Predicted 3D model of a 76-nucleotide RNA (transfer RNA) from an Acidobacteriota bacterium.
Its Rfam family is "tRNA". The family's RNA type in Rfam is transfer RNA.
The coordinates come from a structure-prediction model, not an experiment, and the mean pLDDT is 81.
């Protein structure tokens, strides 16, 4: 250099046909135990890679652009 997937919460992944942004693990606080672990309940935790476009209304569609995998080409 092409072609394909992918990028959403610390982490690892969902989000279908455009119409309130989600789970599990961590982490906080609290029950419960003599205490620890485990176990239950709650809390908090997001510029959806980025930068524009269409739309009443974008993680989801369109266009550029940077990153990850993986195949494939080329070259002395």
């Nucleotide at each position: 250099g092409c072609c394909a997937u992918c990028c959403u919460a610390g982490c690892u992944c969902a989000g279908c046909u455009g119409a309130u942004a989600g789970a599990g693990c961590a982490u906080u606080c609290g029950a419960u135990u003599c205490g620890u672990a485990a176990u239950c309940g709650a809390a908090a935790g997001g510029u959806c890679g980025u930068g524009g476009g269409u739309u009443u209304g974008a993680a989801u569609c369109c266009c550029a652009u940077g990153g990850a995998u993986g195949g494939c080409u080329c070259c002395a």